Model confidence (mean pLDDT): 82 of 100.
A computed fold for a 267-nucleotide RNA from a Pseudomonadota bacterium, annotated as Bacterial large signal recognition particle RNA.
Of the family's consensus pairs, 95% are formed in the model.

RNA sequence: UCGCGCUAGGCGGGGAGCUAGCGGUUCCCUGAACCCGCAAUCCGCUACAGCGGGGCUGAAUUCCUCGUGCCGAGGGGGUCGUCGUUCGAGAUAGGGCUUGCGCCGCGAGUGUUGACGGCCAGGUUCCGCGCGAUGGGAGCCUGUGAACCGCGUCAGGUCCGGGAGGAAGCAGCGCUAAGCAGUGCCUCUCAGGUGCCGCGGAGCAGCCUGGCCCGAGCGAGCGUCGCCGGCACCGUCUCGGGCGCGCCUUCGAAGCAGGGUGCGCGG
Numbered sequence: 001u002c003g004c005g006c007u008a009g010g011c012g013g014g015g016a017g018c019u020a021g022c023g024g025u026u027c028c029c030u031g032a033a034c035c036c037g038c039a040a041u042c043c044g045c046u047a048c049a050g051c052g053g054g055g056c057u058g059a060a061u062u063c064c065u066c067g068u069g070c071c072g073a074g075g076g077g078g079u080c081g082u083c084g085u086u087c088g089a090g091a092u093a094g095g096g097c098u099u100g101c102g103c104c105g106c107g108a109g110u111g112u113u114g115a116c117g118g119c120c121a122g123g124u125u126c127c128g129c130g131c132g133a134u135g136g137g138a139g140c141c142u143g144u145g146a147a148c149c150g151c152g153u154c155a156g157g158u159c160c161g162g163g164a165g166g167a168a169g170c171a172g173c174g175c176u177a178a179g180c181a182g183u184g185c186c187u188c189u190c191a192g193g194u195g196c197c198g199c200g201g202a203g204c205a206g207c208c209u210g211g212c213c214c215g216a217g218c219g220a221g222c223g224u225c226g227c228c229g230g231c232a233c234c235g236u237c238u239c240g241g242g243c244g245c246g247c248c249u250u251c252g253a254a255g256c257a258g259g260g261u262g263c264g265c266g267g
Base pairs, nucleotide, nucleotide: 001267002266003265004264005263006262009057010056011055012030013029014028015027016026020046021045022044023043024042034054035053036052037051038050063260064259065258068257069256070255074251075250076249077248078247080246081245083244084243085242086241087240088239089238090237091236092235094234095233096231097230098229100227101226102225104223105222106221109218110217117213118212119211120210121209122208123207124206125202126201127200128199129198130197131195132194134191135190136189137188138187139186140184141182142181143180144179150175151174152173153172158167159166160165
């Protein structure tokens, strides 16, 4: 150095999560990634840290090495950020919308059959008194109204008496009390969401009606501008939450480069 036969090793790894810890089942990334059985109220183990069974490959393109370097998917953490986006809260009157007022302009109408303004009177408002109406009650009036225990008159009958005569008294008739009913011409009294009512007083800003004076304006509405306010729709600022991006840190697959690793027999 070549050939044959073996062995260690390999046939995936990583992040999150779980766990005292390790590996697996689960999710995600990477990737050309043997087969079967087990497993989340978990499964198997203990620093040589999945277990059991089977198969293939095998000392190098294939195994080991990132307490060797480069590059680096992806995951975790951050009291990080003049970052982006979204949501919420607060502030702010810059934009926008808007109540009221003012200047100016336009202006439907209205006005010499008298505008605006001024004066006077009355009303509208309040209080007191009265009158009326309505309703309730009482009186008055009318009718009715007592088997006996109301009145009068009391046939018949009863009682007393020798008689003359007398007494009580039912029915009937008449009247009446309480009560009941009716009526409102009348009287009194009470009440109030009562009145195109009367009288007196108070008040009188505005409005309405009428009269007088004056003599040409008055004016709904619309527009520009200004002032005092209002509204958080837009914008701006502050704070907080979610997501993304960036940065820092940590773990780190795959890839590239470098380095390392047997035994036996024969030529």
The source organism's lineage runs through Bacteria, Pseudomonadati and Pseudomonadota. It is recorded under the gene name ffs. Its Rfam family is "Bacterial large signal recognition particle RNA". The family's RNA type in Rfam is non-coding RNA gene.